Annotation: A computed fold for a 100-nucleotide RNA from Nesterenkonia sedimenti, annotated as SAM riboswitch aptamer (S box leader). The source organism's lineage runs through Bacteria, Bacillati, Actinomycetota, Micrococcales and Nesterenkonia. It was read from a public genome assembly, where an Rfam model found it. Model confidence (mean pLDDT): 82 of 100.
RNA sequence: AGUCCAUCCCGAGCGGCCGAGAGAUCUGGCUUGUUGACGCCGCAGCAACCCGGGGGUGCCGAGUCGUUCUGCCGGGUGCUAACGCCAGGACCGAUGGGAG
Numbered sequence: 001a002g003u004c005c006a007u008c009c010c011g012a013g014c015g016g017c018c019g020a021g022a023g024a025u026c027u028g029g030c031u032u033g034u035u036g037a038c039g040c041c042g043c044a045g046c047a048a049c050c051c052g053g054g055g056g057u058g059c060c061g062a063g064u065c066g067u068u069c070u071g072c073c074g075g076g077u078g079c080u081a082a083c084g085c086c087a088g089g090a091c092c093g094a095u096g097g098g099a100g
Base pairs, nucleotide, nucleotide: 003098004097005096006095007094008093013043014042015041016040017039021032022031023030025089026088027087028086029085044080045079046078049076050075051074052073053072054069055068056067057066058065059063084092
């Protein structure tokens, strides 16, 4: 890089640097931004896809098992305006996990 699966109307911001665009792409709209956006860095938070731990629970059967927790704890990621901003389009995109 390709491929398969799941999710994409819940939730969660402060500080520093930068300085004009940003909201993936095309068309149309609508927002947002010099009261400093986007991006980068730090910290914090949210979430619960994956791993580990802990607690509960199930079983013609106790296993290197299944299931579960207002995610209880640690870790790998992700995310922290608006439904993936909205409508239409396209071998659309993003994130996580699996196999090769």